[in-house]
């Protein structure tokens, strides 16, 4: 240095509950702890979800457009702690 994830220290924090923001998806703070070696950062590609518009329509749904959400869905890019074993 690479592979890898044994040990220890430290770190993050799902569901759920409370408060607040948002039409919503969802987000922020507190509690909580399912899990995580990138569960760190970035919406670039895919995926999923939400709102609005158009078409259609009794309505639902489908299709297209547009704007948004998720990095704890996958890929990609960038950065990074420890070091048993090889």
């Nucleotide at each position: 240095u690479c592979u890898c994830g044994a040990a220890a220290a430290g770190g993050c924090a799902a569901a759920c509950c409370c408060u607040g923001a948002g039409u919503a998806a969802u987000c922020a703070g507190g509690g909580g702890g399912c899990g995580c070696a990138a569960a760190a950062u970035u919406a670039c590609a895919g995926a999923u979800c939400c709102a609005c518009c158009a078409c259609a329509g009794u309505a639902c749904g489908u299709u297209g457009g547009c704007g948004g959400a998720u990095g704890g869905c996958u890929g990609a890019a960038u950065u990074g702690c420890c070091g048993a074993a090889g």
Molecule: c-di-GMP-I-GGC riboswitch aptamer